């Protein structure tokens, strides 16, 4: 410099082609259970959906511009 690819919860991921309550494991919190821990059962919390503008009755999801990382090219 040109191409492609990825960004959503503490983490690791899906939802995105075909707009319409934001989800699932694992962690966390509460309780039961145990001398106690751990596993196990119920329940609960937690998100500007990388960031800015735009299309739309309505965007995580379409358009368009940037920022970060990998990867290929030169």
């Nucleotide at each position: 410099c040109g191409g492609a690819g990825u960004a959503u919860a503490g983490c690791g991921c899906a939802g995105c082609c075909u707009g319409g309550u934001a989800g699932c494991g694992c962690a966390c919190c509460u309780g039961c259970u145990u001398c106690g821990g751990g596993a196990g059962c119920a329940g609960g919390g937690g998100g500007u959906c990388g960031c800015g503008u735009g299309u739309u009755c309505g965007a995580a999801u379409c358009a368009c511009g940037c920022u970060a990382c990998u990867c290929c090219g030169a």